Molecule: SAM riboswitch aptamer (S box leader)
Organism: soil metagenome
RNA sequence: CUCAUCCAGACGGGUGGAGGGGACGGCCCGAUGAAGCCCGGCAACCGGCAGACGAUCGCUGAUCGCUGACGCGGUGCCAACUCCGGCAGGGGAGUACGCUUCCCUGAGAGAUGAG
Repeated sequence: CUCAUCCAGACGGGUGGAGGGGACGGCCCGAUGAAGCCCGGCAACCGGCAGACGAUCGCUGAUCGCUGACGCGGUGCCAACUCCGGCAGGGGAGUACGCUUCCCUGAGAGAUGAG
């Protein structure tokens, strides 16, 4: 940089001892114990495995797709939608007409995987 996904899932134990949710603004989580580490767990992607389905081919099979199970391997993840917001568009309510607030869609940014 490209593509896919982001309202699913993850009980708990040990250690540790004050932070954490990326930054900012909010709003939260945390001494009924934060981060980190170890165990454990989850199952999104890739690999591997299975298949009675589909497509293609040079057709006792192979490849691709699809589906399924598992947690074996590589990553990842285990509060809150990616916790919410910022930018654009649309709509509702309120208003002291300055604005406030709520909802929807998209973008942006970010995260994870594959290339």